[in-house]
RNA sequence: GACACUAGCUGGGGGAGCCCCAUGGGCUGAGAGGAUGGAACCACCAUCGACCCCACGAACCUGACCUGGGUAAUGCCAGCGUAGGGAAGCGAUGGAGCCAGAAC
Repeated sequence: GACACUAGCUGGGGGAGCCCCAUGGGCUGAGAGGAUGGAACCACCAUCGACCCCACGAACCUGACCUGGGUAAUGCCAGCGUAGGGAAGCGAUGGAGCCAGAAC
């Protein structure tokens, strides 16, 4: 000096299931709904929060009321899956290695 990469910044994408003796508890999971509001409980929806993911993209969606196994039950596990989709820019004062030069 060039350039990966990373921290960081800004922005964006996502899901919230199953079960029980149900103001609570159990299972898997990063996360299974913490706050507020929408006419009142539940449900549902919206916004914010938590969590995960953003192309090196299984975060998440579709296929799928799928297939096999297992469970009290469930996308619980595996397959499907090199499938089809899926949300990014900036970027160091950090930095292995690389190039050039100077001094010893």
This is a predicted structure of a 104-nucleotide RNA (TPP riboswitch aptamer (THI element)) from a Chloroflexota bacterium. NCBI's taxonomy places the organism under Bacteria, Bacillati, Chloroflexota. It matches the Rfam family "TPP riboswitch aptamer (THI element)". From the family's description: Vitamin B(1) in its active form thiamin pyrophosphate (TPP) is an essential coenzyme that is synthesised by coupling of pyrimidine and thiazole moieties in bacteria.